[in-house]
Context: one part of a larger RNA
């Protein structure tokens, strides 16, 4: 390599987009590149294959024929490809409806948390398993009024919705993206995958400016203990937010890579359509999501099962004992941190 494989034993890139590849719907026609089949011409020899013989067999060996590569030349034309015309199921557009925390910006709104100020009013408040540390008689705490600001949106709230993924929740306006249903006017294959490549990418973390109630790494105190650089407590800064720019990694998860077809059933829910009904709820039948159960079937066995891990088919990543190690070294990226790409000796 060939081959087996990737849900949990090693292995699906965090997610898209998209140039080259590779793969690719139905008909008819053409073409001969790939295929098939035939000549010639060449091409050591072993090695293969058939059929004899030789070493007691056999492994080996020795004869003979074949077969294998290239070139050329003549033919077939199913299939793949070419060119050419057609065709509508994929695939997009139109037209008419629907949902939705889908992005982005501007503006508003309440609740409570701390803080101000100002009344009422006295002696504790707070915090634990117990306390202490803190606050408080210079009025804390509790209760009332006003006011300041900050971050976040109780109930609805639902294995419920939308996003490609990360990930989205208070309301209104504006701009925008994407899906789904009828419908079959229109184009007529325009598609699927996607090595490089480009973009999005939680949370921490970095630069610059602004913010900064509440938590809250570091720290410090006070307690626990033999010790307590922890876990409990009292404070606390960085940071958590806003602009702009970066960093690119997570158990980035469904540990399940996209795209098509096809395979029993029930049973909840979310969005649409039709059909039945005088109609409304109900019922049927249908598409598109989203659970839960269960047959075939798969599976080492848990489980999976039309949202498959089944039956196939196309491409794409990715693995090949375990440490040593996601290191070292180059490389390229990054202000750094680091990241991506990634061995070895050596050991078992």
């Nucleotide at each position: 390599u060939u081959g087996g494989g990737c849900g949990u034993a090693a292995a699906g890139c965090g997610c898209g987009c998209g140039c080259a590849g590779g793969c690719g719907g139905u008909c008819c026609a053409u073409u001969a590149a790939g295929u098939c089949u035939g000549g010639u011409g060449u091409a050591u020899a072993a090695a293969c294959c058939a059929a004899a013989g030789g070493c007691u067999c056999a492994a080996c060996c020795u004869u003979u024929g074949g077969a294998c590569g290239c070139a050329u030349u003549g033919g077939a034309a199913a299939c793949u490809g070419u060119u050419g015309g057609a065709c509508u199921g994929g695939a997009g557009u139109g037209u008419a409806g629907g949902a939705g925390a889908g992005g982005a910006a501007a503006g508003u709104g309440g609740a409570a948390u701390u803080c101000c100020a100002c009344g009422u009013g006295u002696a504790g408040c707070g915090g634990u398993g117990a306390a202490a540390u803190g606050c408080g008689u210079a009025g804390a705490g509790a209760u009332g009024u006003g006011g300041a600001g900050g971050a976040a949106c109780a109930c609805c709230a639902g294995u419920g919705g939308c996003g490609a993924a990360g990930g989205c929740g208070a309301c209104u306006u504006u701009c925008u993206g994407g899906c789904c249903u009828a419908u079959a006017a229109c184009u007529g294959a325009c598609g699927c995958u996607g090595a490089g490549g480009c973009g999005c990418g939680a949370a921490a973390g970095c630069g610059u400016g602004g913010g900064g109630a509440g938590c809250a790494a570091a720290c410090a105190g006070g307690a626990u203990u033999a010790g307590a650089u922890a876990c409990c407590c009292u404070g606390g800064u960085a940071g958590u937010c806003c602009a702009c720019a970066c960093c690119g990694u997570a158990a980035a998860c469904g540990a399940u890579g996209a795209u098509u077809a096809c395979u029993a059933g029930g049973u909840g829910u979310u969005g649409g359509a039709g059909g039945a009904u005088u109609g409304a709820c109900c019922c049927c039948u249908u598409c598109a999501g989203u659970g839960c159960c269960g047959c075939a079937g798969u599976u080492a066995a848990c489980a999976c099962a039309a949202u498959a891990a089944g039956u196939a088919a196309u491409c794409c990543a990715c693995c090949u004992g375990g440490g040593g190690a996601g290191u070292a070294c180059g490389a390229c990226c990054g202000c750094a941190a680091g990241g991506u790409u990634g061995a070895a000796a050596c050991u078992c």